[in-house]
RNA sequence: UGAAUACAAGGGCAAACCUGCCGAAAGGCAGGGACGCAAAGCUUAGGAGUCUACUUCACGCGCGGCGGCAUCGCCGUGAGUGAAAAGGCAGUCCGGCCGCAUGA
Numbered sequence: 001u002g003a004a005u006a007c008a009a010g011g012g013c014a015a016a017c018c019u020g021c022c023g024a025a026a027g028g029c030a031g032g033g034a035c036g037c038a039a040a041g042c043u044u045a046g047g048a049g050u051c052u053a054c055u056u057c058a059c060g061c062g063c064g065g066c067g068g069c070a071u072c073g074c075c076g077u078g079a080g081u082g083a084a085a086a087g088g089c090a091g092u093c094c095g096g097c098c099g100c101a102u103g104a
Stems, first nucleotide, its partner, number of pairs: 004102002012037002017032006035091001041097003046094003049089003055084005061078007
């Protein structure tokens, strides 16, 4: 310098769950806690996947108002269904960057 990750040492991280805080939610942060991890370090403004829907749009329904002789139309509003990331997940995968140990 270096393909590779079998073993070992010293260390590192910390799933579920619990508590507190933030958030509409997904989720995040801190403390406890360890299922696991050789990148479970960084990158989601590299790509794919996936979660959520405050909000936006669409649909029909209910209620109210206005117009109309009426069928109906328009406006507002409520809950519902569906779609959408600009919100998340790097411990979903690929890629990129950086790094510890080992010995051929």
This is a predicted structure of a 104-nucleotide RNA (c-di-GMP-I riboswitch aptamer) from Papillibacter cinnamivorans. RNAcentral records the identical sequence in 2 taxa. Rfam family: c-di-GMP-I riboswitch aptamer. Rfam's curators write: GEMM was predicted in a large-scale screen for bacterial structured RNA regulatory elements. The prediction has a mean pLDDT of 80.